Predicted 3D model of a 464-nucleotide part of an RNA (small-subunit ribosomal RNA, 3' major domain) from an uncultured bacterium.
[in-house]
Context: one part of a larger RNA
């Protein structure tokens, strides 16, 4: 200089406190450790691993295992040798396929008169190819973390013998190293803020598939908020505190934006890449299985334990956003999942698409119950070459555990929390997960003593 202290000073943040609502306890659903196991592929490990790579493991994916086969190879570039009826297509026989054997059909192209050359295709050799094999402690890219925290430097002067110091400290102020004001500094760069995108208000142009008489919307463009007024307070500062006017008010909400750096932090399996390994296998086809196992144990969720409820009936009201081997109205058929037959739609015009909670009315009368829906028989649907190992739904039966959770523990400060649906990616199929959308819509913050990270000064230091 730094790290660091159960030193001190000031000052932050759902850090505590004050409030909702949860998690730990049931059952399920995912993930992991552990254990099995032929394999249960691999990574990821305190916050920063654990619904995390995976935005979706029935085959496939697939990297694991067990058989069966291949060996210049499933793919690339160059070249020998031989053969071609280009390449595809079909059939037999032998298999679980994959692959072997055998036959058949099509009867290529360019250059040359021809021979022949090339081009493709098969076969042989030879150089090589492959490798989700190792090593993230060789590495590039990229990420996550402190932390959207206000710090992090640099030039030139100055000061110190030197490490270094000053600036950056100091008195205020700010969300902010933000600004003032002091000051041997003076200026400058990355950051902060601000451009940028949604969003609230108004004007304006245009507009069909909207709307319906000058409007909603919808795509441009443009105003508008600047502490600009006013009134305190402060030092005639910076700036705080009230008011006005105004759709908004002091960063108006929200997002994109992540400094120097710090963990030998994460990723060789996304992808590149040095070494090292392997090459009739650690490469590569194909089947089948695993990846979904179960005394256990943690993690995130989902449904509950009920009356602010639960059935049953009837009636409102959304946004994002998706569609051509798709969205699929509408009829008909089925209790139903769904089937059949179709209109429209390449989409502000057709269609997913009837939001649900909520309001009306009825009905249950606190009980393991008209709660609660696990398991579990038995019938079907639907997706796909195939739902046994292992998929999703529907219907009848069945109807566990659970009557608000111990120590301890996350999240939230406003259109949030909580509450309730609804779209989309992925994707034949397969959401309680995650990206979004909207609907109803709270309680509380006295305040900073604590506790747990963080900033700045300053103190000790036998650490570095």
């Nucleotide at each position: 200089a730094g790290g660091c202290g159960g030193g001190g000073g000031c000052c932050c943040g759902c850090a505590c406190a004050a409030g909702c609502a949860g998690c730990g306890g049931a059952g399920c659903g995912u993930g992991u450790g552990g254990u099995u196991u032929a394999a249960u592929u691999c990574g990821a490990g305190g916050c920063u691993a654990c619904g995390c790579g995976a935005a979706g493991a029935a085959c496939c994916u697939u990297a694991c295992c067990u058989g069966g086969g291949c060996u210049u190879g499933a793919c690339a570039u160059g070249u020998u040798u031989c053969g071609g009826a280009a390449a595809g297509c079909c059939u037999g026989g032998u298999g679980a396929a994959a692959g072997c054997c055998a036959g058949g059909c099509c009867c290529c192209c360019c250059c040359g008169c021809a021979a022949g050359g090339g081009g493709c295709c098969g076969u042989u050799g030879c150089a090589c190819a492959g490798g989700u094999g190792g090593u993230g402690c060789a590495u590039g890219g990229c990420u996550g973390u402190c932390g959207u925290c206000a710090g992090c430097u640099c030039g030139u002067g100055c000061c110190g013998u030197g490490a270094g110091g000053u600036g950056u400290u100091g008195g205020g102020u700010u969300a902010a190293g933000u600004c003032c004001c002091g000051c041997a500094a003076c200026g400058a760069g990355c950051g902060c803020a601000a451009c940028c995108c949604c969003u609230g208000u108004c004007c304006u142009u245009a507009g069909u598939u909207g709307a319906a008489u000058g409007u909603u919307c919808u795509a441009g463009g443009g105003a508008g908020a600047c502490u600009g007024c006013c009134g305190g307070g402060c030092g005639a500062a910076a700036c705080c505190c009230g008011g006005a006017g105004g759709a908004a008010g002091g960063u108006g909400g929200g997002g994109a934006u992540g400094a120097c750096g710090u963990c030998a932090a994460g990723u060789c399996a996304g992808c590149a890449u040095g070494c090292c390994c392997u090459u009739u296998a650690u490469g590569u086809c194909c089947a089948g299985g695993g990846c979904u196992a179960c005394a256990c144990a943690c993690a995130c969720g989902c449904u509950a334990c009920a009356a602010u409820g639960g059935c049953c009936g009837g009636u409102a009201c959304a946004a994002c956003g998706g569609g051509c081997u798709c969205c699929g109205a509408c009829a008909c058929g089925g209790c139903g999942a769904c089937g059949u037959g179709a209109a429209g739609g390449u989409a502000a015009u057709c269609c997913c698409u009837u939001a649900a909670a909520a309001c009306c009315g009825g009905u249950c009368c606190c009980a393991g119950u008209u709660c609660g829906g696990a398991u579990u028989g038995g019938g079907g649907g639907c997706u796909g070459a195939a739902a046994c190992u292992c998929g999703c739904c529907c219907c009848c039966a069945u109807g566990a555990a659970g009557u608000c959770g111990g120590a301890a523990u996350c999240g939230c400060u406003a259109g949030u929390a909580a509450u309730c649906g609804c779209a989309g990616a992925u994707c034949a199929g397969c959401a309680u997960g995650u990206u979004g959308c909207g609907g109803u819509g709270a309680a509380u913050a006295c305040g900073u003593u604590c506790c747990c990270g963080g900033g700045u000064c300053u103190u000790g230091u036998a650490c570095u």